[in-house]
RNA sequence: CGCGGAGUAGAGCAGUUGGUAGCUCGUCGGGCUCAUAACCCGGAGGUCAUAGGUUCAAAUCCUGUCUCCGCAA
Repeated sequence: CGCGGAGUAGAGCAGUUGGUAGCUCGUCGGGCUCAUAACCCGGAGGUCAUAGGUUCAAAUCCUGUCUCCGCAA
């Protein structure tokens, strides 16, 4: 240098024939308990790696860049 894959909440991951951004765990508050755990209820937390383009509308489509993993050399 070439090819492929990945980047979404604190962690692990869903979500693609474009149309409200979700799940589990964690975290915070409350309930239950003598108390803790478990269990139940509720909340917060996201510029969807980044910069542009297309579109009425982009996590999703197109182009560049960055980071990580693999293959080839």
Molecule: transfer RNA
Organism: uncultured Clostridia bacterium